The prediction has a mean pLDDT of 77. Predicted 3D model of a 98-nucleotide RNA (SAM riboswitch aptamer (S box leader)). It was read from a public genome assembly, where an Rfam model found it. Its Rfam family is "SAM riboswitch aptamer (S box leader)". About the family: The SAM riboswitch is found upstream of a number of genes which code for proteins involved in methionine or cysteine biosynthesis in Gram-positive bacteria.
[in-house]
RNA sequence: ACCUUAUCAAGAGUGGUGGAGGAAACAGGUCCUAUGAAGCCCAGCAACCUACUAUUAUGUGUGGUGCUAAAUCCUGCGGGUUACCCGGAAGAUGAGGA
Numbered sequence: 001a002c003c004u005u006a007u008c009a010a011g012a013g014u015g016g017u018g019g020a021g022g023a024a025a026c027a028g029g030u031c032c033u034a035u036g037a038a039g040c041c042c043a044g045c046a047a048c049c050u051a052c053u054a055u056u057a058u059g060u061g062u063g064g065u066g067c068u069a070a071a072u073c074c075u076g077c078g079g080g081u082u083a084c085c086c087g088g089a090a091g092a093u094g095a096g097g098a
Stems, first nucleotide, its partner, number of pairs: 002097007013042001015041003021032003026076004043068003047065003050061003072090001077087004
């Protein structure tokens, strides 16, 4: 990298460092940012796996990842009762598989 499956409108910084960009790809839009972007460290959150308890609810914790502006920021394809809604596609994360 590929396949399957679950979730994706919740949660999480008055920190340090850094010094101009960033919001997954492409396009369009819109937004964040010197009242300090990305990245790194610390801190935090709790989706999955895992351990225990409990008994099929939940809680606690150890770790493995993950995540911490805006719904996956919105749209792109199809449908509808067309300021929007629904379903897909694509994507992200976890687990399993060959």